[in-house]
This is a predicted structure of a 71-nucleotide RNA (transfer RNA) from a Candidatus Roizmanbacteria bacterium.
RNA sequence: GGGCUUAUAGGUAAGUGGUAUACCGGGUCAUUCGCAUUGACCAGUCGCCAGUUCGAUUCUGGCUAAGUCCA
Repeated sequence: GGGCUUAUAGGUAAGUGGUAUACCGGGUCAUUCGCAUUGACCAGUCGCCAGUUCGAUUCUGGCUAAGUCCA
C1' cells in the first nucleotide's frame, strides 16, 4: 500500500426496509429481624458523515477504529 470481516444499552449478543430485543449488570418497590434469594416495575443502546427510499440498525459510498490475509 491492497483485499476481506466487524462496529447495536455499562458488558455479551440477536435483529435481511415499517414502534430495536434478550441475558447479566444498575435503580425503585414487595418479600426478610437483617442479608441473600425470589417476584413486579423503571431507566439506558444502532461508530461518524453523506446517498437511495414514503420510511434505513438493515441497502450504497466515504471516513474512523478493531481483527485477519497478501505484499

Lineage of the source: Bacteria > Bacteria candidate phyla > Candidatus Roizmaniibacteriota. Rfam family: tRNA. Gene Ontology term of the family: triplet codon-amino acid adaptor activity. By type it is a transfer RNA. The coordinates come from a structure-prediction model, not an experiment, and the mean pLDDT is 82.